The prediction has a mean pLDDT of 78. This is a predicted structure of a 113-nucleotide RNA (SAM riboswitch aptamer (S box leader)) from a soil metagenome. The sequence is in RNAcentral, with records from MGnify. Of the family's consensus pairs, 84% are formed in the model.

RNA sequence: UCAUGAAGAGUGGCUGAGGGACGGGCCCUGUGACGCCACGACAACCUGCCCGGGCAAUCCGGGAGUAUGGUGUCAACUCUCUCCUGAUUUCUGAGAAGAAACGGGAAACAUGA
Repeated sequence: UCAUGAAGAGUGGCUGAGGGACGGGCCCUGUGACGCCACGACAACCUGCCCGGGCAAUCCGGGAGUAUGGUGUCAACUCUCUCCUGAUUUCUGAGAAGAAACGGGAAACAUGA
């Protein structure tokens, strides 16, 4: 810099008090957290395969499938919040306006290339 982030997938052993990025909330946790190890699973970003483009490439686009491959992941939407926005919906209000939900975008964060 680009892509993705509503889906999916856990048991055992060791250890023993914290953990969910930070702060707040909320939640998980001695019915054993975090961490480490073993085995397993999920997924399909990369590699390997196929098709197309291209003179060609270590290039571009698309597809299938899941492997003794490289990462990643296996509580809660990225647990939640912040900012901008709307020919949307609902509620409050006489109105001005406000609140909530939902959609879109941004920021932050995570993972991959």